Record summary:
The RNA shown here (transfer RNA) has 73 nucleotides and comes from a Candidatus Moraniibacteriota bacterium. Taxonomically the source falls in Candidatus Moraniibacteriota (Bacteria, Bacteria candidate phyla). It was read from a public genome assembly. Its mean pLDDT, the model's own confidence on a scale to 100, is 82.
RNA sequence: GGGACCGUAGCUCAGGGGUUAGAGCAGUCGGCUCAUAACCGAUUGGUCGCAGGUUCGAAACCUGCCGGUCCCA
Repeated sequence: GGGACCGUAGCUCAGGGGUUAGAGCAGUCGGCUCAUAACCGAUUGGUCGCAGGUUCGAAACCUGCCGGUCCCA
C1' cells in the first nucleotide's frame, strides 16, 4: 500500500428502513439475613465511531474518514 470483517449502555452483545433503541452482566435503591454472599423487586445509564448522501422516514442502505482484528504484499 491492497483486501475482508467489526465499531450500539461501564463490559459482552442483539436489533438489517417506521413501533419508545433492547438483553445479560456491572452500578444505585429496597427486600431477605444476626451479617455477608447468593436470591428477589425496582431503577439509573445511549451524540447507535465521525461527516456527508439516498429516502416522507436511517442505528440499519451508499460514499469518505477515524479506530480495532485478520489476511496479502
Its Rfam family is "tRNA". It is annotated as a transfer RNA.